[in-house]
RNA sequence: CGCCGAGUCGCCCGCGACCUUCCGAGGACGCAGGCGAGCCGGGGACCCACCGCAGUACUGGGGUGAAUCCCGCUCCCGGGCGCACCGCCCGGCGCAGGUAGGGCCGCUUCCCGCCCGAACCCGUCAGCUAACCCGGUAGGCG
Numbered sequence: 001c002g003c004c005g006a007g008u009c010g011c012c013c014g015c016g017a018c019c020u021u022c023c024g025a026g027g028a029c030g031c032a033g034g035c036g037a038g039c040c041g042g043g044g045a046c047c048c049a050c051c052g053c054a055g056u057a058c059u060g061g062g063g064u065g066a067a068u069c070c071c072g073c074u075c076c077c078g079g080g081c082g083c084a085c086c087g088c089c090c091g092g093c094g095c096a097g098g099u100a101g102g103g104c105c106g107c108u109u110c111c112c113g114c115c116c117g118a119a120c121c122c123g124u125c126a127g128c129u130a131a132c133c134c135g136g137u138a139g140g141c142g
Base pairs, nucleotide, nucleotide: 001142002141003140004139008037009036010035011034012033014031015030016029018027019026020025038137039136040135041134042133043132048127060125061122062121063120064119069098070097072095073094076092077091078090079089080088081087082086101116102115103114104113
C1' cells in the first nucleotide's frame, strides 16, 4: 500500500517512554479503561404467515457467516428390521468428486481464469415485526 470481513472515526482519563520548553506546559507514538458517532448483528406487537390427517428406524430447535446441497467409497460408531452370522434401512465420522452461493482481476457489465465453498455460538427457547431492549466494532492474508 492492497485484499477478505460490520470491524472505522472522534473524545475523556491513566500508564510508558521520545521531542520541545518561557519549567507553566505542549506535541506526536504505544497500551489499558470509559463515552459517543458511523457500521454490523440479535431479541421484540398489531397485520400477515405457520398451526390439517396418517406412517416412520433415525433425528430437538435456532443464530452469525458465501460456506448449502448431491452422488460415490472404505472402515468404524449408534439404532432398527428381518434373519441366523449375515442382509437391508436410518443417523454420525472420514475420504474423493461435484454443486447452490461467495471473493479477486480489467474503465464498466457478462464471460473466461484463479480462489473459497469453513468455523463457531445459543442451550430445549426465539417466524415476520413499529416502539423498545441487548450485543459486536475482531481476526486472517498478500
Molecule: c-di-AMP riboswitch aptamer (ydaO/yuaA leader)
Organism: Geodermatophilus ruber